[in-house]
RNA sequence: GGGCGAUUAGCUCAGUUGGUUAGAGCGUCUGACUUACAUUCAGAAGGCCAGGGGUUCAACUCCUCUAUCGCCCA
Numbered sequence: 001g002g003g004c005g006a007u008u009a010g011c012u013c014a015g016u017u018g019g020u021u022a023g024a025g026c027g028u029c030u031g032a033c034u035u036a037c038a039u040u041c042a043g044a045a046g047g048c049c050a051g052g053g054g055u056u057c058a059a060c061u062c063c064u065c066u067a068u069c070g071c072c073c074a
């Protein structure tokens, strides 16, 4: 330098040819239970979907550029 893939909650990951409220597990917090802790149960908070631009009535999803990471080729 060229090709491919990934980027969504604190962490690990879903998200079905673009469509009506963006989810799960673990973790965190609160309450119940306990003398207390743990377990268990109930509830809650936490995302402008890596960033910019474009297409569209509508974009996590399509196109383009950039950033970071991984693999392959040279």
Base pairs, nucleotide, nucleotide: 001073002072003071004070005069006068007067010026011025012024013023019057028044029043030042031041032040050066051065052064053063054062